[in-house]
RNA sequence: CAGCGACAAAGGCAACCCCGCCGCGAGACGGGCACGCAAAACCAGGGACCUACACCCCGUAGGCCGCCCAGUUGCUCUC
Numbered sequence: 001c002a003g004c005g006a007c008a009a010a011g012g013c014a015a016c017c018c019c020g021c022c023g024c025g026a027g028a029c030g031g032g033c034a035c036g037c038a039a040a041a042c043c044a045g046g047g048a049c050c051u052a053c054a055c056c057c058c059g060u061a062g063g064c065c066g067c068c069c070a071g072u073u074g075c076u077c078u079c
Stems, first nucleotide, its partner, number of pairs: 003079001005077001012037002017032004022027001035066001041072002045069003049063005
């Protein structure tokens, strides 16, 4: 320097559900909770999925991205 990654340590995030609020909706935000996560950090490029309109096929505008691939960065320490 690069790779791997604990039955360890220090931390971090937070599914489902509930409450409030915004939205036509998918869903977002805040609080509680803790299914899980070595990248469940960041980004949203490709695919997948979801919503609205349209609808013969197609398409347009959104959403999610903790489904997969890709990009950037990264803790302790083992080998």
This is a predicted structure of a 79-nucleotide RNA (c-di-GMP-I riboswitch aptamer) from Conexibacter sp. DBS9H8. The coordinates come from a structure-prediction model, not an experiment, and the mean pLDDT is 78. The sequence was found by an Rfam model in a public genome assembly.